[in-house]
Context: one part of a larger RNA
RNA sequence: CUGGGCGUAAAGGGCGCGUAGGCGGCCUGUUAAGUCCAGUGUUAAAUUCCCACCGCUUAACGGGGGACCAGCACUGGAUACUAUCAGGCUUGAGGACGGCAGAGGCGAGUGGAAUUCCAGGUGUAGCGGUGGAAUGUGUAGAUAUCUGGAAGAACACCAGUGGCGAAGGCGACUCGCUGGGCCGACCCUGACGCUGAGGCGCGAAAGCGUGGGGAGCAAACAGGAUUAGAUACCCUGGUAGUCCACGCUGUAAACGGUGCGCACUAGGUGUAGGGGGUACCGACCCCCCCUGUGCCGUAGGAAACCCAUUAAGUGCGCCGCCUGGGGAGUACGCCCGCAAGGGUGAAACUC
Numbered sequence: 001c002u003g004g005g006c007g008u009a010a011a012g013g014g015c016g017c018g019u020a021g022g023c024g025g026c027c028u029g030u031u032a033a034g035u036c037c038a039g040u041g042u043u044a045a046a047u048u049c050c051c052a053c054c055g056c057u058u059a060a061c062g063g064g065g066g067a068c069c070a071g072c073a074c075u076g077g078a079u080a081c082u083a084u085c086a087g088g089c090u091u092g093a094g095g096a097c098g099g100c101a102g103a104g105g106c107g108a109g110u111g112g113a114a115u116u117c118c119a120g121g122u123g124u125a126g127c128g129g130u131g132g133a134a135u136g137u138g139u140a141g142a143u144a145u146c147u148g149g150a151a152g153a154a155c156a157c158c159a160g161u162g163g164c165g166a167a168g169g170c171g172a173c174u175c176g177c178u179g180g181g182c183c184g185a186c187c188c189u190g191a192c193g194c195u196g197a198g199g200c201g202c203g204a205a206a207g208c209g210u211g212g213g214g215a216g217c218a219a220a221c222a223g224g225a226u227u228a229g230a231u232a233c234c235c236u237g238g239u240a241g242u243c244c245a246c247g248c249u250g251u252a253a254a255c256g257g258u259g260c261g262c263a264c265u266a267g268g269u270g271u272a273g274g275g276g277g278u279a280c281c282g283a284c285c286c287c288c289c290c291u292g293u294g295c296c297g298u299a300g301g302a303a304a305c306c307c308a309u310u311a312a313g314u315g316c317g318c319c320g321c322c323u324g325g326g327g328a329g330u331a332c333g334c335c336c337g338c339a340a341g342g343g344u345g346a347a348a349c350u351c
C1' cells in the first nucleotide's frame, strides 16, 4: 500500500465560516480524455511459472521447444457511464411575499426581595456557632425589632421531561440595534449544491496585563476545634478572585463520551412552534401535515449494555481520528503566549 475500525474496548477535530481538493439533480446534442473492443509494434537473453517432448531404472534434477496473462506506444472503432463544451428544465439550493415563537447576540436604562455596612429609635444580657465546644462578638449596649440611608452582586415564584443558539452558552423588566429558525403560499433565479486539508473567526471556568469596583461568597493565609498526628473534613475570620472596561490566554468529563450532508426503512405516546380540516359560533375536544424536543417499541444492528425516522439500521459523498500497556501527552526541535502554559509530538527501555 492493501485492510479493519472510532457511544462505553485505541479512535469524532470544542464549534463555526470557508480556500484548494474530492464528490455532485433531470433532458438533448458535441468531442472522444477516462472507459471498452480489435490490430500492429514493443516489453533483450537467461531465470521463475504453465503446456507437451527428451535424458538419467522413477522422481527430484537436467536438456531443447512453445505459449498465456499484463504494461506501454501507435492505428482503427464503440459512446452506455464519467468528463469537456453548447443548449434547455425545476424536484436540490437560494431569493421575493405573508405570518409566528423564542433566557439567540450587543448596548442603554429601570425595578423589587435578600445580604452587609452606616445613622437614629425601642430594648437588655447575651449573641453566634457545633456532634459537643471553642476561637469570635457584646454593658464603649451587641443579638432581636422599627425607621432612614449607602453599596455591590444575583434575579425567588413563573420554570417545564419547555424554549433559543454552530458550539461555548443564554433566565427580572423596558427600549434601541441585530443574527438565525419555523410555518404558509408557489411569484422569481436556474444546480448557483455537499463536504472541507491548510486558513480565518468564535470559544466555560480558572489564570495573566492595565484601570476601576468590591455587598455576599471565598483558594491562599490566621485562629478555634477534632485527632496518635490533622499542613484536611467542622467552626470564627479572611486576601487574591468572583463583578465592569479593554487586551491576552485557547484549555475541559468543550459529553449525546455518537463529525457534517442527503436518501431510504413498522408503529404508539407526551410536549413546544406553525398550518389545515371536522364541528351551528367559540373555549376545549377530535382528525391530518410540517418543524423541534422526550419516552416506549418492530424489522434490522450490537460483544453485551443498548440503538432503533433525533439510528448505533440500510446506502452514498467528504473531512477528522485509531492501530497493545507503561515510558508520555513526557523529551527534543519548531510555532504560539507577557507569563502560566498551549499546539505539534517521539525514542531508548520495559511488560
Stems, first nucleotide, its partner, number of pairs: 003323004007305002012319001014202004021195003025089005031083001033082002035078009050066002053063003092192001093189003097184004104178007111155001115151008126137002163170002207248006216242002221237004259318006267296011300307002324351003333344004
This is a predicted structure of a 351-nucleotide part of an RNA (small-subunit ribosomal RNA, central domain) from a metagenome. Rfam family: Bacterial small subunit ribosomal RNA.